Large-subunit ribosomal RNA, half B from an archaeon, 1207 nucleotides, folded computationally. RNAcentral holds the full RNA, with entries from ENA. The prediction has a mean pLDDT of 83. Its Rfam family is "Archaeal large subunit ribosomal RNA".
[in-house]
Context: one part of a larger RNA
RNA sequence: CUUAAGGGAAUUCGGCAAUCUAGCCCUGUAUCUUCGGUAUAAGGGGUGCCUGCGUAGCAGUACGCAGGUUUCAAUAACAAAUGGAGUCCGACUGUUUAACAAAAACACAGGUCCCUGCUAGCCAGCAAUGGUUUGUAUAGGGGCUGACUUCUGCUCACUGCCAGUAGGUGAAAAUCUGUUUCAACGGGUCUAAGCCCUGGUGAAGAGCGGGCCUAACUCUGAGGCUCUCACGGUAGCGUAAUACCUUGCCGGUUUAUUGCCGGCUUGCACCAAGGAAGUAACGAGAUUCCAGCUGUCCCUAAGUUGAGCCAAAUGAACUUACUUCGCAGUGUAUAUGCUGCGGACUCCUAACGGGAAGACAAGACCCCACGGAAGUUUACUACAGCCUGUUGUUGUGGCGUAGUUUCUGGCGUGAAGCGUAGUUGGUAGCCUUCGAAGCAUUUUCGCUAGGAAAUGUGGAGGCAACAAUGCGACACCAACCUCUAGAAAAUACGUUGCUUACCUGAAAAGGAACAGCAAUUGGUGGGUAGUUUGGCUGGGGCGGCACGCUCCCGAAAAGAUAUCAGGAGCGCCCAAUGGUAUGCUCAGGCGAGUCAGAAAUUCGCUGUAGAGUGCAAGAGCAAAAGCAUGCUUAACUAUAUUCUGCACAGCAAGGAAUGUAGGAAGGAAACUUGGGUCUAGCGAACGCUAGUGUGUCCGUCAAUGCGACCCUAGUCUUACAAUGAACCUAUCCUGGGGGUAACUGAGUGGUCGCGGGUAAGAGUUCACAUCGACCCCGCGGUUUGCUACCUCGCCGUCGUCUUAUGGCAUCCUGGCCGUGCAUCAGCGGCCAAGGGUGGAGGGGUUUACUCAUUAAAGCCAUUCAUUAGUUGGGUUAAGAACGGUGCGAGCCAGUUUGGAUCCUAUCUGUUAGGGGUGUAGGUUGACUGAGAGGAAGAUGCCAUCAGUACGAGAGGAACGUGGCGUCGUAGCCGCUAGUGUACCAGUUGUCUGACAAGGCAAUGCUGGGAAGCCACGCUAUAUUGGAUAAGAGCUGAAUGCAUCUAAGCACGAAGCCAUCCUUAAAAAGAGUCAACCAUUUCCGAACCUUCCUGUAAAAAGGAAAGCUAGGAACGAGGGCACGAGUAGAAGACUCGCUUGAUAGACUACGUGUGUAAGUAUGAAGCUCACGCGACAUAUUGAGCAUAGUAGCACUAAUCGCCCGAGG
Repeated sequence: CUUAAGGGAAUUCGGCAAUCUAGCCCUGUAUCUUCGGUAUAAGGGGUGCCUGCGUAGCAGUACGCAGGUUUCAAUAACAAAUGGAGUCCGACUGUUUAACAAAAACACAGGUCCCUGCUAGCCAGCAAUGGUUUGUAUAGGGGCUGACUUCUGCUCACUGCCAGUAGGUGAAAAUCUGUUUCAACGGGUCUAAGCCCUGGUGAAGAGCGGGCCUAACUCUGAGGCUCUCACGGUAGCGUAAUACCUUGCCGGUUUAUUGCCGGCUUGCACCAAGGAAGUAACGAGAUUCCAGCUGUCCCUAAGUUGAGCCAAAUGAACUUACUUCGCAGUGUAUAUGCUGCGGACUCCUAACGGGAAGACAAGACCCCACGGAAGUUUACUACAGCCUGUUGUUGUGGCGUAGUUUCUGGCGUGAAGCGUAGUUGGUAGCCUUCGAAGCAUUUUCGCUAGGAAAUGUGGAGGCAACAAUGCGACACCAACCUCUAGAAAAUACGUUGCUUACCUGAAAAGGAACAGCAAUUGGUGGGUAGUUUGGCUGGGGCGGCACGCUCCCGAAAAGAUAUCAGGAGCGCCCAAUGGUAUGCUCAGGCGAGUCAGAAAUUCGCUGUAGAGUGCAAGAGCAAAAGCAUGCUUAACUAUAUUCUGCACAGCAAGGAAUGUAGGAAGGAAACUUGGGUCUAGCGAACGCUAGUGUGUCCGUCAAUGCGACCCUAGUCUUACAAUGAACCUAUCCUGGGGGUAACUGAGUGGUCGCGGGUAAGAGUUCACAUCGACCCCGCGGUUUGCUACCUCGCCGUCGUCUUAUGGCAUCCUGGCCGUGCAUCAGCGGCCAAGGGUGGAGGGGUUUACUCAUUAAAGCCAUUCAUUAGUUGGGUUAAGAACGGUGCGAGCCAGUUUGGAUCCUAUCUGUUAGGGGUGUAGGUUGACUGAGAGGAAGAUGCCAUCAGUACGAGAGGAACGUGGCGUCGUAGCCGCUAGUGUACCAGUUGUCUGACAAGGCAAUGCUGGGAAGCCACGCUAUAUUGGAUAAGAGCUGAAUGCAUCUAAGCACGAAGCCAUCCUUAAAAAGAGUCAACCAUUUCCGAACCUUCCUGUAAAAAGGAAAGCUAGGAACGAGGGCACGAGUAGAAGACUCGCUUGAUAGACUACGUGUGUAAGUAUGAAGCUCACGCGACAUAUUGAGCAUAGUAGCACUAAUCGCCCGAGG
C1' cells in the first nucleotide's frame, strides 16, 4: 500500500490517520443577513448502448423526444466537495519567525488625535546638501484604534503637553561694593530660558473606594449616617482566551460530562479607540455536538511492493584503557571487575533492546564569578540635539518706558494753636507801582480744611517779630530729608522705521541688522555612551542582621570555643544620679494607735538583705558601694607602664587599671578623689568649623594682620578598620560548581501508614460481638518533610500504551475461629500470594468523582519499573493574547493558543537456530531421567438436593450430582467468516487499422473465488495421593485434677510435593540397552640394534632384520552432489535417488468461474428492400483455470567425489 465478517469512535489529549462524498442535467433549498449573500445549503431523481425522429447549424456537431436493450454496477477507469448545528477570536483578500510557532500576531479600508502656511514639518548628513517634493492643508509627517451597526461615561490630584505670568528662584555679562591698594576671591543689584506658580488638555501617560444601619414572616436593601478621594467603574458584557476559591449554582446535552451550550452572577482581578457590546460573509485559527462513514478500536488476520534474511562483488561512519555471568553484601550511599554463594565446555548465526548509571553535546535549569552582553528607567557620570542670555559678524533713525546724574519747581495737616508747623542753623526784618490785598477763570496738589501756579481785573498794601498755643514758632536766607512734576544727557529695555552688511532670488524684487554662523552662559536632555547595581545565608530569592559593642547560658569545673542556638540589652542619661566628710539601715512580718478601711502618717519588737543600687543581665555591696545632710568640682593638666580590644602571632580606633610630677576638693587626721560599684553607651584619612591654646614658622630686627603647621574639640562613614552607584533578560552568552537547589537514590522517620499495651466510655445490662478517648511502646520505608552524601566534561522530567517480576499489611476465590451467629445475609479475626482483579463518562492528568456490570473490580515495590520500547496531552525555551503587577524593560506553582522526541547493537543479558571438542575403538538405532519450565487451568450461573434442614412467620441453606457460560492455555481448518496482486467473469478510457486476442491506467475498476494462512470458527483442557498451615481431635503426664503435646497417634486448604505436559547425558558422577564394523594387508625413511670394510681407538662407508614417523588399500557408517518438502532466515531437519512415483509434463476426477470463439436464427425499427442494427436464443454448465486426489517413467534425480575406527 490492498482487503476485511459482526459492532461502529467503545480508540485517543483530540475521529490523529484512513474511509465516506464527488462530474453533469433536472428538482428543491432552512436559518441568519450589511439584501450582495449564506448556496453546489440540506434533500431527492436521472446518467450506458442501439433504432428512428425533431430543433439549431453550410457542416463537423450540439440539444431533445419516442421506442428497444444489457450489466452487481453505465461521470463504471483517471479525475472529482463528507455534510450539518453551537461557541470563542479576528471583519474580509493578504503578510510573518528562509531551517520546530501561519496564529487570535502584523497589515488593511474606515475612525480619531497631534505637528506643519512652505527657506513648513519630519527624516539623513559635521557641513555643503539631499528625501518627502519639482508635492502645498481634499497635502505631508507622527501616534493610537482597526470593516460595519449601537455607542464611547466620570476624573486635570500625579506625570506629560499647551498657554499664561503679578510674585519667588534663577548663570554669564554688566554694574555697585567688601577685602589698606591691585588681582584672585567674596557679597549685593539687574536678569534670559527653565523651575516654582496660575490655568487648559483624556480617541495624552494614566486612574475610576470603605464602614455601619434600615421596609409589618424571612431575605434583600429603594433609603439614611459616616470616613475618605482628583474622581469613586456609567452603558454594555460577565465563572469569560479574563473567576483564585472552582468540577460555582440552575437548566439542556449523556447511562454517566473537571467538557460544551443557555441562564444566574457575591467581576480574587471585565469595561468603553491599550476601545465596549453585537455582527452577515470569510478562516490549513481554537473548541463542543450530531448524521453519515470507516481496521482508530473490540482483535486482529491475510495479501502486495520495498527493506530485512541468503549468495557473489564493492565497501563507509559513530565508537574503542583493558577485561567482559547471576544473586546477596560491601563500598563516595544503585558493582561484569571487591567479598560470599551459585552458575558456567568452545565458536558462529538470526532476533530483542534489560544493563554497560550505553554513544552524542566541558548542563541550556540552579548557584557562583568584585565574568560578559542585549534591553529599560525618576541608577551614577557624561555627550549630541533642542531652548536660552551675552558678545562678535552689526549699521542708521523715530517713539515710549525705566533707573542714574545735573538743573528747575512743587508737596509736608495728631491734639492745641488765627492755621496744612518736614528737619537744622542764621537772623529782625522781608515782599510790593518791575503792581500788595481782594475778585473772577483755568490748571494742579489735597488729609476736602485748604495750598500752589498761570492769566485777567484791581490799584496799595501784605507778612514777620511781640502775645497765645505747642515738644518744636512762623517773615526772609542757607543746607538737607520724604513724596512728586518737568527738562537735558548718556545707558538699558520695549516698539516701530530705513538700507549698505548678511540672507533668498537668473533677474526684478523680497527679507533685514533679525536670522544664520562663531564663542560663551544657564536649562533640558536614555537620543547616545561609559559604568555600577554589598555581604552573611542549612541552595538562591523574600524575610532577618546573627555586619560595631555588653551580660547570662550553650561551654563538656584552667584558658579558648561555632550555629539564621536560647534569654536580654547598647548607640544614652545625670552639674548631680559626680567628689569627700559625717550619720543612719532596707523589703517584709507581728503587735499597738484619732478620723484611717487590706494599703496613708506614728510607736514597739523581729528582720543576712528576702530591699536598694539611673538603664539589660551577671557579679559585688549592711556602722556600705544603699539612704540622708554639709562642703565642694578630681566629670583636673602633663607623663610612664600594664591589661584589654585580638587567649596562646601582628595590627588601628576605643576601654580600663596602676604609678610619678603639678596644682586642687573634702576631712581633726589617716586618707580618699583622674566621673557614675564593675562589665556596653563608639569612629580613620581628606575636607570644613572652632579654641581665654602664655604652641611653632613666615628669608636682618620689631609690631599687626593673613597664611601654613602642631595640639585639642566638633561635624561622617550602623555594610560600624570607613568606595559617593538602579532594574531586567524566557533573545541570552562564557567560565566554573555536585563547594549549591529542582528527579531518583542514600540517611533520618517529625509527618504518614500499620500494629501493640492499658481500658475511661458506647454497646438496654455487660470494657474487650462490635466501636474505643487520654497516655505509652513499636514496626514499615509506599506520603510529605529534613539533610546536602553520589551525580551539573549531562543517569532524559509527569501521565498513557506495551511488557511485566516480586512482597503481603488479602479485594475475590480456598480452609478455619468468634459473634449482640436460628436460617439467609453480615460483622470481626486466623491461615493462605495458586489464579484472577475488567468496561465506560468528563478532565493532560496520577488521584478523586460518576455510570452500568462483576466472584472481586486489592494495596504496594521494582531509578515515583519500563523513552538506544511508544506517545508527547501536561510541565519547561523562542511567537501571541487576557487578568494582575511594575514608570519601564519585563514578570506571575495565574489562564489561553501554537510549538524538531536522534543512534546501523561492540560486550553482557534474553529468545531461538547451528558448527566443533570431550565423554579411553568406531557407527547406527532405541531409551533412562538428576535437573529445569508450566497455571494449564481459574471462576461463575442454572438445575437437582429442596421449598428440605432452620424459622412463629416472612423467608431459606449445605454436602453431593448434572448441565451451560466467562476468562486463560494448547492445537486444528471438516463447517462458518476473512484474505486470496493463483484463477474466472463483467466493464470504462486509450493503443495495437477492424474482428478475435492483448498492453497500460493502484490488480484500472467491479462481481465471485480453490489451496494456504487464519478467527469471528472448531477441538481439548480430569482427578487422586503424600506432607503441612490456621484450626479441630484421641490418649496423656510434667501439675494424683485438668490439658490436642512434652513422648505417642490420627485429621485438616484454590496453597507445598507428586500425578499431567514440555525439555533434559556437557548430569565431568559426561548414563543404559541392542545391532553392526574394527582389533587387517602393503609401502616405508631417520635414530637405535647386529654384521662387514675401516681405524691404535674413533670417524666414515656398506649390508641385513626389527621398530617408528608417514603413506596406500580395505572398511560399519556418514557427508557432498542430485530430485524434493510433513522442514526451513543461513545452517539444521525429513523424504527420495531408476530395485524409483521425488519433482515436472500429460490424462482423468474434483474444484472455481459462469455458458468462450465461430456459425445459425431472432430482434425495436430504418432502408435505395442490397442491407444496417444494441441485444437475445441455440450450439454450451460451455470455454478457461487449477498450490487438490489419482494414474502414467514422457522429462529430470545421470556419472560420481570426499570423510571414516583399526587398540